[in-house]
RNA sequence: GGAUGGGGUAGAGGUCGCAGGAAAUAAGAGUACUGUUUUGAGGUUUUGAGGAACCCCUGAAGAAACAGGAAAGGAUUUUUUGCCGAAGUGUUUAUUUCCUCAAAAAAUAAGCGCUGGGUCUGCAUUGAACAAGUGCAGAACUGUCACCCUUUUUGUAGGUGAUGAGCUACUUCAGAU
Repeated sequence: GGAUGGGGUAGAGGUCGCAGGAAAUAAGAGUACUGUUUUGAGGUUUUGAGGAACCCCUGAAGAAACAGGAAAGGAUUUUUUGCCGAAGUGUUUAUUUCCUCAAAAAAUAAGCGCUGGGUCUGCAUUGAACAAGUGCAGAACUGUCACCCUUUUUGUAGGUGAUGAGCUACUUCAGAU
């Protein structure tokens, strides 16, 4: 000098990178719900079975008419905060949602797995939704690295492959030779 390996610090991808907060707006919806009238006999607590509680001829649940009439999750815009496995998601286990068993959905925690990033298309699913999200598959674009090739050594253009425990810069420890 230094291949290679480990640690630390700081960065980049995108002007629709990711997530959270605030405000406004549209939709949710003339829906849920409440009241009155009519009708109606058993009904309600996610589904099935059993139980428990509650309502009910002093008219239950449901339906129709009239009157009144929300909200949440999600979306768009503006602004702001934290960041670059940012974050999301699948599956398993445990707990909770009137009790027991089984199932569904939601929330929380842990383990394991997948995804570099956003866009579009198709199918499925969640959803009020034709919005948006998620999963699977595909297409082009884009970032990074490697190889080939072009070029002016570098740069740049093109092609192929891979993908975040990655890449770049600095620093530190070990260290083949």
Lysine riboswitch aptamer from a Clostridia bacterium, 177 nucleotides, folded computationally. Rfam family: Lysine riboswitch aptamer. About the family: Riboswitches are metabolite binding domains within certain messenger RNAs that serve as precision sensors for their corresponding targets. Taxonomically the source falls in Clostridia (Bacteria, Bacillati, Bacillota). Its mean pLDDT, the model's own confidence on a scale to 100, is 79. It was read from a public genome assembly, where an Rfam model found it.